[in-house]
RNA sequence: GCGGCGGCACAGAUGAUCGCGUGCGUUUUUCGUACGAGGAAAGUCCGAACUCCGCAGGGCAGGAUGCCGGGUAACGCCCGGUGGGGGGUCACUCCCCUAAGGAAAGUGCCACAGAAAAUAUACCGCCGGCUUGCCGGUAAGGGUGAAAAGGUGCGGUAAGAGCGCACCGGGGCGCUGGUAACAGGGCUCGCAUGGUAAACCCCAUCCGGAGCAAGGCCAAACAGGAAGUUUUCAGCCUUCGGGCUGAUAAGGGUUGUCCGCUCUCGUCUUCCGGGUAGGCCGCUCGAGGUGAUUGGCAACGAUCACCCUAGAUGAAUGAUCAUCACCUCUGGGAUGGUGACAUCGCAGAUGGAACAGAAUUCGGCUUAUGGGUCGCCGCAACA
Repeated sequence: GCGGCGGCACAGAUGAUCGCGUGCGUUUUUCGUACGAGGAAAGUCCGAACUCCGCAGGGCAGGAUGCCGGGUAACGCCCGGUGGGGGGUCACUCCCCUAAGGAAAGUGCCACAGAAAAUAUACCGCCGGCUUGCCGGUAAGGGUGAAAAGGUGCGGUAAGAGCGCACCGGGGCGCUGGUAACAGGGCUCGCAUGGUAAACCCCAUCCGGAGCAAGGCCAAACAGGAAGUUUUCAGCCUUCGGGCUGAUAAGGGUUGUCCGCUCUCGUCUUCCGGGUAGGCCGCUCGAGGUGAUUGGCAACGAUCACCCUAGAUGAAUGAUCAUCACCUCUGGGAUGGUGACAUCGCAGAUGGAACAGAAUUCGGCUUAUGGGUCGCCGCAACA
């Protein structure tokens, strides 16, 4: 110098001008003032708050989780350990990863190769016998495979074999330490029964559903229902609700016709329920933040003080300029060095500055992303 893994903090600063959203003050417009995105606001993957619906209790089905202890409102999250794996050293220390219950409850699967892939079996071998190519014994050695019925060594044997013994591994039962997972050591059993549960399954624990378009309030127009009035014009009166007179007037009934009466449509007024458009609430003070002290290895907790920090709804949070800071490039300088180079100042650039953007609110996880820094490790270290 480059790279890998893991952790941590940051995400340009200040000012001016022009704009945008919300609150407050003042108003006729308007003006003033305060505040105004993120570490992920994202994916919507987990867990909650809140709201509505459902619910005596229990079971089945389904889903999630799975070493131990702790944290938390809760979690599949976090912290600390245990066991296992990897790197380095290979002696500890150290760094990183880890979905890690059960395989003698049952079922399934184990490609190819191989004799045999799980109650057995014998391809080449080894040993014994005889009829010399067959029978019997064996599982040491070879071969196949990701995996072959405990491993190494000695004894033993015809050859072999836990057949016997020592150590390692395994099962069972005590002991010691630890809250526990577990660790250490003792005694005992020669010790048939592989692997796979992010295969079905078994065991234990947990889980009602939908989601702020939740949910609540106000409420136009049109349509609906109820009551009253009864078209239109003119005149008069009035207690302003309406009443009277004259002319005129849609359809049905009243035996044909006219008047009259009555019903319906329609007009107008009032009321009603549901609730659309629209508006308001929910809507941001909350498992909230900052600081100090303190308990704890830590996650996290306790006490005190201070602070209020976006609430939009086609959806604001922006643009330009100046100065400074950072990075890159160019020029030139100082110091160190034999050089290559390294470090530190100076000047210039119409060079650069990522991922991305709230929408009810929190706690996590995952993904995207810029440069910096710390720990461990690897590579390169020249003439």

Bacterial RNase P class A from a Polyangia bacterium, 383 nucleotides, folded computationally. It is recorded under the gene name rnpB. The prediction has a mean pLDDT of 76. Lineage of the source: Bacteria > Pseudomonadati > Myxococcota > Polyangia. It matches the Rfam family "Bacterial RNase P class A". By type it is a ribozyme.